SAM riboswitch aptamer (S box leader) from Succiniclasticum ruminis DSM 9236, 110 nucleotides, folded computationally. Model confidence (mean pLDDT): 81 of 100. Of the family's consensus pairs, 90% are formed in the model.

[in-house]
RNA sequence: AGCUCAUCACGAGCGGUGGAGGGAACUGGCCCAGUGAAGCCGCAGCAACCAUUGCAGUCGCAGGAUUGUCAAACGGUGCUAAGUCCUUACGAGAAAUCGCAAGAUGAGAU
Numbered sequence: 001a002g003c004u005c006a007u008c009a010c011g012a013g014c015g016g017u018g019g020a021g022g023g024a025a026c027u028g029g030c031c032c033a034g035u036g037a038a039g040c041c042g043c044a045g046c047a048a049c050c051a052u053u054g055c056a057g058u059c060g061c062a063g064g065a066u067u068g069u070c071a072a073a074c075g076g077u078g079c080u081a082a083g084u085c086c087u088u089a090c091g092a093g094a095a096a097u098c099g100c101a102a103g104a105u106g107a108g109a110u
Stems, first nucleotide, its partner, number of pairs: 001110001003108006013043005021032003028086002044080003049076002052072003055068005084102001090099003
């Protein structure tokens, strides 16, 4: 990098540095930003995907295996304005809305 699967209405910001953009991309909006954007660094926090531990159920003679609207949060990631900020480039629908696609994150195999 492409592929498969799962999740995406919840949650969580300060400081330093930096110096004009940012909210993925196209359309149209709406926002954030010199009362300091992006990026980088530090610390803190959120969450619970993986790992770990506990608890409970099931299976097993046993070592143990496996499951979970469960709990914990020292590890690996991730995240910490607004629903993935909303919307168009696809489909269904009278509409509300739903699905697909795209994107993000994690896990897995190649």